[in-house]
RNA sequence: CCAGAGGGUCGGGCGACCGCGUUGCACGCAAGUGUGCCGAGGAAAGUCCGGGCUCCACGGAAACACGGUGCCGGGUAACGCCCGGCGGCUUCGGCCUCGGUCGGAGUUAGGGAAAGUGCCACAGAGAGCAGACCGCCCACCGCCUUUGGGCAGGGGCAAGGGUGAAAGGGUGCGGCAAGAGCGCACCGCGCGACCGGCAACGGAAGCGGCAUGGCAAACCCCACCGGGAGCAAGAUCGAAUAGGGAUCGCAUAUGGGGAGUUCCGCCCCCGCGAUCCGGGUUGAUUGCUUGAGCCGUCAUGCAAAUGCCGGCCUAGAGGAAUGGUCGCCUAUCGCGUGUACCUCCCUGAAAAGGGAAAGGGCCGCGUGGACAGAACCCGGCUUACAGACCCUCUGGCACC
Repeated sequence: CCAGAGGGUCGGGCGACCGCGUUGCACGCAAGUGUGCCGAGGAAAGUCCGGGCUCCACGGAAACACGGUGCCGGGUAACGCCCGGCGGCUUCGGCCUCGGUCGGAGUUAGGGAAAGUGCCACAGAGAGCAGACCGCCCACCGCCUUUGGGCAGGGGCAAGGGUGAAAGGGUGCGGCAAGAGCGCACCGCGCGACCGGCAACGGAAGCGGCAUGGCAAACCCCACCGGGAGCAAGAUCGAAUAGGGAUCGCAUAUGGGGAGUUCCGCCCCCGCGAUCCGGGUUGAUUGCUUGAGCCGUCAUGCAAAUGCCGGCCUAGAGGAAUGGUCGCCUAUCGCGUGUACCUCCCUGAAAAGGGAAAGGGCCGCGUGGACAGAACCCGGCUUACAGACCCUCUGGCACC
């Protein structure tokens, strides 16, 4: 210098003019006018997880159901988030006795498979209380026999072949009728006193012939957590009209009810008017933004983070403003019959000279800024994002 990976910061700048929104002040009876301050994000997004706040429900606790989480330690208000470890897996490199060991990077929903249930496609004889398709054997049992043996529809065998992602340890020797952890050695595996570590876990004397393969992002079991709804929560004030209640007055004709038929009487309701009361809708105010807040120094810590001190105030809002034009600059991209500064080509020992616009640089012109838009507020996660800058690591090239 180039390429790649990871992390972080920013995500156009300045000026003029014209606007938009909340709000302070001034003027105005009012409508409004003038002026000043402030005015989106790292994700404001998805609404996935955790909280604050509010209302509702609830005597407490436990159990059951349902949902969620799941190695260990730490951080935090809390979390399924973050940090640091442990184990597994993948990959790279070093070393050697060539199979291990050590180290780096990446990744990981990583409790329990010896409680139970279920599943394991295709292939295959057999996929879980293993399994005779090919094959090996005839010790035992059966038949035949010339007594040597032969046959088998009767048996034994998990060695070999074959299937499969997976077939119940591997190699060797012994053993056997043939075989087999059947026995032995080594390797592997299980248990493991003891040692190290807060722990996950690591190491390991010794013991055990080896046992029950995988899947729990299948049911399930175990441990832990969880009451519900959400600022359209909730609170306050309250117009007209309509409707509700109380009292009084009028009417008490018809009808209905008290009450089963007829008649009479009584009471209530249905009607009109007046006064008063309370609820609720449109609306107004509040909740509302000073908060687990932001920035910086220092300290502690591997880190996440925490603490002390100092500084700062940074939209609060109704379907909702935060924008536009112009000028200069700038990242990027494009163009140039611009430029020989570097690379490049030729001559030359070199110095140097000549050529060439292919690449880089420089110059000129043009282009001209990603994803996106607060709506009660925080902490996370996830997703989208043109481009610029910084840090760390890896690889390559050149030079010292």

Bacterial RNase P class A from Alphaproteobacteria bacterium HGW-Alphaproteobacteria-16, 400 nucleotides, folded computationally. The prediction has a mean pLDDT of 75. NCBI's taxonomy places the organism under Bacteria, Pseudomonadati, Pseudomonadota, Alphaproteobacteria. Of the family's consensus pairs, 96% are formed in the model. Its Rfam family is "Bacterial RNase P class A". Rfam classes the family as a ribozyme. It is recorded under the gene name rnpB.